[in-house]
Context: one part of a larger RNA
Molecule: large-subunit ribosomal RNA, domain IV
Organism: Actinomycetota bacterium
RNA sequence: CUAUCGUUAAGGAACUAGGCAAAUUAACCCCGUAACUUUGGGAGAAGGGGUGCCUCUGCCAGGUAGGGCUGUAACGCCUUGCUGGCGGCGGAGGUCGCAGUGACAAGGCCCGAGCGACUGUUUAACAAAAACACAGGUCUCUGCUAAGUCGAAAGACGCAGUAUAGGGGCUGACGCCUGCCCAACGCCAGAAGGUUAAAGGGAGAGGUCAGGAGGCUUGUCCUCCGAAGCUUUGAACUGAAGCCCUGGUGAGUGGCGGCCGUAACUAUAACGGUCCUAAGGUAGCGAAAUUCCUUGUCGGGUAAGUUCCGACCUGCACGAAUGGCGUAACGACUUGGGCGCUGUCUCAACGAUAGACUCG
Numbered sequence: 001c002u003a004u005c006g007u008u009a010a011g012g013a014a015c016u017a018g019g020c021a022a023a024u025u026a027a028c029c030c031c032g033u034a035a036c037u038u039u040g041g042g043a044g045a046a047g048g049g050g051u052g053c054c055u056c057u058g059c060c061a062g063g064u065a066g067g068g069c070u071g072u073a074a075c076g077c078c079u080u081g082c083u084g085g086c087g088g089c090g091g092a093g094g095u096c097g098c099a100g101u102g103a104c105a106a107g108g109c110c111c112g113a114g115c116g117a118c119u120g121u122u123u124a125a126c127a128a129a130a131a132c133a134c135a136g137g138u139c140u141c142u143g144c145u146a147a148g149u150c151g152a153a154a155g156a157c158g159c160a161g162u163a164u165a166g167g168g169g170c171u172g173a174c175g176c177c178u179g180c181c182c183a184a185c186g187c188c189a190g191a192a193g194g195u196u197a198a199a200g201g202g203a204g205a206g207g208u209c210a211g212g213a214g215g216c217u218u219g220u221c222c223u224c225c226g227a228a229g230c231u232u233u234g235a236a237c238u239g240a241a242g243c244c245c246u247g248g249u250g251a252g253u254g255g256c257g258g259c260c261g262u263a264a265c266u267a268u269a270a271c272g273g274u275c276c277u278a279a280g281g282u283a284g285c286g287a288a289a290u291u292c293c294u295u296g297u298c299g300g301g302u303a304a305g306u307u308c309c310g311a312c313c314u315g316c317a318c319g320a321a322u323g324g325c326g327u328a329a330c331g332a333c334u335u336g337g338g339c340g341c342u343g344u345c346u347c348a349a350c351g352a353u354a355g356a357c358u359c360g
Stems, first nucleotide, its partner, number of pairs: 001355008010346002014344001019341001027051005036041001038173001052095009062083008096100001108339007115331002120132002136171007148157003174326004179256003184253002186249005193244003199238002204233005211225005216219001257275005284318001285315001296312005
């Protein structure tokens, strides 16, 4: 010097990103215990006191020997005596030490704020959380051979269940609530009309060709017409869902404005005008886990506070189940303050053990 420990004058967080680490506290009994609260809690709140040993003494449980009562026994009740060390609860006096739960083992506490209600779950081996789950809420699908899921299928789960059931989505205890917009997208419902597939239909058109006609150069010739059949096609017309269309629907996906003027100081604008929109953000909250400017401004706390708390509102860019705002209890969560306590520090010192060093 390294690791793990022990102790430390005076100070006591001045350390540090941060009291990280360490220290304090600690058992049992008694007293006492606030705000708030869902009346259960909070609470071991907080804050105090006691605890050894010896002597004397009280009471009780228990044990034991008798007596009595009801109803023989048992049990029970009443009563007398003895005991009551190995059991309990006390009282008084004395006594020793620095110290009596004498060692070990054994909560530090309080106040404010955020988030999540809670117990729980999670990144086996860098994250335990404000993430996930949750009871509760709500929407939606599903009438049973259910919906949904696995599987080429058989079949199975769902379920040996039956809408107080089962599947899926979102939210997330509880309290008060959950505003406006259906134009777009989605979903649901509707059926008059438009469009529309396969299919049906077969007006026609083409090819081939028996045959017929004409021509001459009479040929296995050329030209024209062309039935039936076969074949290549094919118009009108009929024709479902869907889409167009008509409505509904937000705890469906989502969205929720701008400019100008105006009051007898000034400022501001209850008020008015105008443009646009499907509708222009309601309640509540707000420099917030959201605020860029920003260390906003004011107040509190400090000698001094970019953090914290309370307000204000100019919300770059909160906002109502991608829930809004509160909330007792809870949290190895995050954040601010305080008391106690300390080698965290001022500032280091000494000691112990194991290394380091030497030899092997």